[in-house]
Molecule: FMN riboswitch aptamer (RFN element)
Organism: Gordonia crocea
């Protein structure tokens, strides 16, 4: 220093203002919001040096990958069907969306600019933002112990 275990903690933001309308935080102008892991040239911090190197810390919604959701499989409720539970990622089927210019060896990250995106269920009216599954689940993060190297 890195690996294997086991406890424990943590671990998702968001509709302000206006317009129509019986009736919208769901339409319309406008507003507002960005889960984790990688990558990551700018900036900072600290070493070492005298120009270099080497650590650290921020750093992508839309570049790579994941994760919750739905779907879909299996199983339990005698049986088949809905409903409920329970389990499955080597089921990826739904699973989103970015250019343009600047700098530079190098950038879909960094500046500048214009733009797009957002599960199911529910609702007097069509939802990224309200409610509801959910005091759930989770990618993963941090911590203590403890195990051999």
């Nucleotide at each position: 220093g890195a690996g294997a275990g086991u406890u424990c903690u943590c671990g998702g933001g968001g509709c302000a203002g206006g317009g129509u309308g019986a009736g919208a935080u769901u339409c319309c102008c406008u507003a507002c919001c960005g889960g984790c892991g990688g990558u990551g040239a700018u900036a900072c911090c600290g070493a070492u040096u005298c120009u270099u190197u080497c650590g650290g810390u921020c750093g992508a919604g839309c570049c790579c990958g994941c994760g919750a959701g739905c779907g879909c499989c299996c199983g339990c409720c005698a049986c088949a069907g809905c409903a409920g539970c329970g389990g499955g990622g080597u089921c990826a089927g739904c699973a989103g969306a970015u250019c343009c210019g600047g700098u530079g060896u190098g950038a879909u990250u960094c500046c500048g600019g214009a733009g797009c995106c957002g599960a199911c269920g529910g609702u007097c009216a069509u939802a990224g933002u309200c409610c509801g599954g959910a005091u759930g689940u989770g990618a993963g993060a941090g911590a203590a112990c403890c195990c051999g190297c």